[in-house]
Annotation:
The prediction has a mean pLDDT of 87. A computed fold for a 101-nucleotide RNA, annotated as SAM riboswitch aptamer (S box leader). It matches the Rfam family "SAM riboswitch aptamer (S box leader)". From the family's description: The SAM riboswitch is found upstream of a number of genes which code for proteins involved in methionine or cysteine biosynthesis in Gram-positive bacteria. The model forms 94% of the base pairs in the Rfam consensus.
RNA sequence: CUCUUAUCUAGAGAGGUGGAGGGACUGGCCCUAUGAAACCCGGCAACCAAUACUUAAAGUAUAUGGUGCUAAUUCCAGCGGUAAAUACCGAAAGAUGAGAG
Repeated sequence: CUCUUAUCUAGAGAGGUGGAGGGACUGGCCCUAUGAAACCCGGCAACCAAUACUUAAAGUAUAUGGUGCUAAUUCCAGCGGUAAAUACCGAAAGAUGAGAG
């Protein structure tokens, strides 16, 4: 990087360093010197593993190891469908885990 598969409306600091950007892309709309990104600490969750319990498949618990996450529904729309505005549904794209090449 590609493929398969599961999930994506819940949850998570008024800490330290740092200094201007950030929210994938495009268009919006937002966040940001009452301090962006990044790093550290803290926290959340429980996908994989581990451990314990339960009769099999499996389930439950812990949060020890490997990730992940920690503004806004994956911030909204970007293609298609249904109905009047607007709304809803599905797909695509994206993100993360696990497996394969």